[in-house]
This is a predicted structure of a 73-nucleotide RNA (transfer RNA) from a bacterium.
The sequence was found in a public genome assembly.
Its mean pLDDT, the model's own confidence on a scale to 100, is 81.
């Protein structure tokens, strides 16, 4: 250089163009406990890599760009 995938929350990952963007697990408050740990209750926590575009409406389609990870050369 060329070709596939993938980038969503600290982390691992889900998520048909339409509802306020979600799960586990950490994490923090509370309640059990002498005390920790189990357990229950509640909460914090996202620029959906980044820019543009279609569309009444985009994480989701499109095109550039970044960066990762395999293949080919």
């Nucleotide at each position: 250089g060329g070709g596939c995938a993938g980038u969503u929350a600290g982390c691992u990952c889900a998520g048909c163009g339409g509802c306020u963007a979600g799960a586990g697990c950490g994490c923090u408050u509370g309640g059990u406990u002498u005390a920790c740990a189990u357990c229950c209750a509640a909460g914090a926590a996202g620029u959906c890599a980044c820019a543009g575009g279609u569309u009444c409406a985009a994480a989701u389609c499109c095109u550039g760009u970044a960066c990762u990870g395999c293949c080919c050369a």